[in-house]
A computed fold for a 75-nucleotide RNA from an Elusimicrobiales bacterium, annotated as transfer RNA. The RNAcentral record of the sequence draws on ENA. The coordinates come from a structure-prediction model, not an experiment, and the mean pLDDT is 83. Lineage of the source: Bacteria > Pseudomonadati > Elusimicrobiota > Elusimicrobia > Elusimicrobiales. It matches the Rfam family "tRNA". By type it is a transfer RNA. RNAcentral records the identical sequence in 2 taxa.
RNA sequence: GGGCAGUUAGCUCAGCGGUAGAGCAAUCGCCUUACACGCGAUGGGUCACAGGUUCGAAUCCUGUACUGCCCACCA
Numbered sequence: 001g002g003g004c005a006g007u008u009a010g011c012u013c014a015g016c017g018g019u020a021g022a023g024c025a026a027u028c029g030c031c032u033u034a035c036a037c038g039c040g041a042u043g044g045g046u047c048a049c050a051g052g053u054u055c056g057a058a059u060c061c062u063g064u065a066c067u068g069c070c071c072a073c074c075a
Base pairs, nucleotide, nucleotide: 001071002070003069004068005067006066007065010024011023012022013021018055026042027041028040029039030038048064049063050062051061052060
């Protein structure tokens, strides 16, 4: 330098054009003498960034940044 994949809640990840979700974690409640387990509820998001397409974009297109893998070149 070229190619591919990835970036979504604190963490791990779904979501392939029409209300942003799950599990774990956090907080609160129930349960318990108490803790744990279990059950229920609540809060938490610039969907990496910018632009474009569209009535409508996390999703499609372009560019950029970062991470990982592969290839090539130089030394």